[in-house]
This is a predicted structure of a 506-nucleotide part of an RNA (small-subunit ribosomal RNA, 5' domain) from an uncultured Eubacteriales bacterium. The full RNA is in RNAcentral, with records from ENA and SILVA.
Context: one part of a larger RNA
RNA sequence: GACGAACGCUGGCGGCGUGCCUAACACAUGCAAGUCGAACGGGGUUUGAAAGCUUGCUUUUGAAUCUAGUGGCGCACGGGUGAGUAACGCGUGAGCAACCUACCUGUCAGUAGGGAAUAACAUUUGGAAACAAGUGCUAAUACCUCAUAUUGUACAUUGUUCACAUGAACUAUGUAUGAAAGAAGUAAUUCGCUGAUAGAUGGGCUCGCGUCCGAUUAGCCUGUUGGCGGGGUAAUGGCCCACCAAAGCUACGAUCGGUAGCCGGACUGAGAGGUCGUACGGCCACAUUGGGACUGAGACACGGCCCAGACUCCUACGGGAGGCAGCAGUGGGGGAUAUUGCACAAUGGAGGAAACUCUGAUGCAGCAACGCCGCGUGAAGGAUUAAGGUCUUCGGAUUGUAAACUUCUGUUCUUGGUGAAGAAUUUAAUGACGGUAGCCAAGCAGCAAGCUCCGGCUAACUACGUGCCAGCAGCCGCGGUAAUACGUAGGGAGCUAGCGUUGUCC
Numbered sequence: 001g002a003c004g005a006a007c008g009c010u011g012g013c014g015g016c017g018u019g020c021c022u023a024a025c026a027c028a029u030g031c032a033a034g035u036c037g038a039a040c041g042g043g044g045u046u047u048g049a050a051a052g053c054u055u056g057c058u059u060u061u062g063a064a065u066c067u068a069g070u071g072g073c074g075c076a077c078g079g080g081u082g083a084g085u086a087a088c089g090c091g092u093g094a095g096c097a098a099c100c101u102a103c104c105u106g107u108c109a110g111u112a113g114g115g116a117a118u119a120a121c122a123u124u125u126g127g128a129a130a131c132a133a134g135u136g137c138u139a140a141u142a143c144c145u146c147a148u149a150u151u152g153u154a155c156a157u158u159g160u161u162c163a164c165a166u167g168a169a170c171u172a173u174g175u176a177u178g179a180a181a182g183a184a185g186u187a188a189u190u191c192g193c194u195g196a197u198a199g200a201u202g203g204g205c206u207c208g209c210g211u212c213c214g215a216u217u218a219g220c221c222u223g224u225u226g227g228c229g230g231g232g233u234a235a236u237g238g239c240c241c242a243c244c245a246a247a248g249c250u251a252c253g254a255u256c257g258g259u260a261g262c263c264g265g266a267c268u269g270a271g272a273g274g275u276c277g278u279a280c281g282g283c284c285a286c287a288u289u290g291g292g293a294c295u296g297a298g299a300c301a302c303g304g305c306c307c308a309g310a311c312u313c314c315u316a317c318g319g320g321a322g323g324c325a326g327c328a329g330u331g332g333g334g335g336a337u338a339u340u341g342c343a344c345a346a347u348g349g350a351g352g353a354a355a356c357u358c359u360g361a362u363g364c365a366g367c368a369a370c371g372c373c374g375c376g377u378g379a380a381g382g383a384u385u386a387a388g389g390u391c392u393u394c395g396g397a398u399u400g401u402a403a404a405c406u407u408c409u410g411u412u413c414u415u416g417g418u419g420a421a422g423a424a425u426u427u428a429a430u431g432a433c434g435g436u437a438g439c440c441a442a443g444c445a446g447c448a449a450g451c452u453c454c455g456g457c458u459a460a461c462u463a464c465g466u467g468c469c470a471g472c473a474g475c476c477g478c479g480g481u482a483a484u485a486c487g488u489a490g491g492g493a494g495c496u497a498g499c500g501u502u503g504u505c506c
Base pairs, nucleotide, nucleotide: 001505002504003503005502006501007500008499009498012375013374014373015372016371017370018368019367020333025331026330027329029328030327031326034073035072036071039070040069042067043066044065045064046063047062048061049060050059051058052057053056080286081285082284089211090210091209092208093207094206095205096204099203100202104199105198106197107196108195109194110193111192113145114144115143121136122135123134124133125132126131152177153176154175155174156173157172159170160169161168162167182191183190184189212258213257214256219249220248224246225245226244227243229241230240231239261283262282263281264280265276266275267274268273288309289308290307291306292305311322312321313320314319339365341364342363343362347361348359349358350357351356378408379407380406381405388399389398390397391396413443414442415441416440417439418438422433450495451494452493453492454491455476456475457474461490462489463488464487465486471478472477
């Protein structure tokens, strides 16, 4: 000098930040991911019309609205944490002639013909429940089959251009194979759907270099190292498998053990360097512990599924339910760390044609001197140098222009009035914060100063008490009867809404 700090004493205001560093301990409760009726068949509510008559019911039909279910997209983002990881994890620089990419953008072409089911629903049954099973009916942008097919895919053949070692791109021919879905609207048209191609975005993989401590860890490894052939993957590869060879790493530190998320950066320092990785941003890993796959463009998936373990809860004992390292909040641990708040108004995200819905992301408010910055606690005048206190050589000195007193000001504060920007665009409407900030007026010097130190280092001294006691102390050291070093008082020094102590780093 610095801090995500804590503790002691003290404490007026504002702005901007920051706030479980410990138990990746366990969690009550609420919320944190939905949306689309312009994909679909039902059901409910309200209401209009028509018909039938039993005159208040039934049927048909229209509109508005709500919706459990099928279906689509999203849920792989956003948010949290740092347990693991010494690793191509991260940083940096390259490569992929070995790869994928939903939504979005550009271009080309297409959207033809059929079919069988199933949830919902009805009904039956089982179960304490969670839920499950049977039978029957029905729709679709759900599912299946099929026609067509360019620059797709596979194979064969031909040519041109190019090249990193493999080969790549383009072109031509033949054979085989591979698509589709509709909705809204009077319509125009719009939104979709399918194939191909290019882009954009996001990822996957490979490599060079760098990346803590220990040799009181010296040898390590058997899918181990390489080959051939296959499997698998979007893709290369012992990634996996069969066979073959016996290799591979290591004193330039392998292996083993310990510690640790990495970086942009932060702190310090003249620099070199040292230490740290909180907040913000990028990457990685994880989601009660371990394992696994499914769906999907994308996950081996925090608020999805299955299995096993531990734990908690319900139970009719047969069986079930759960996962805050999301936001609040609780217990516990700890020296120590906040509200079970408001709003989608803005920014951004998901869905939707849109209106809009959802959004503990986010924007705000609340708590905390935890930090930085700013402001205030009054200003000017005022000597009889008042009283009181302290010291005293008893003359005085000091507190001290300090107070009193006079004249002002109104930052703050209180009250009243006014009152935003942040709100976008064709106009209108739309503000959580918030009647907040700001502005105006009135009123009172009124409500707002402490903490540490005073032997030397180190700015600042006297008196009394104590008497190696009580105590102080960062180091040297003070205290045993004249203590500037202990305690109190007066005075002084320093910093100031803080001051000191402790801890850690330079």
Rfam family: Bacterial small subunit ribosomal RNA.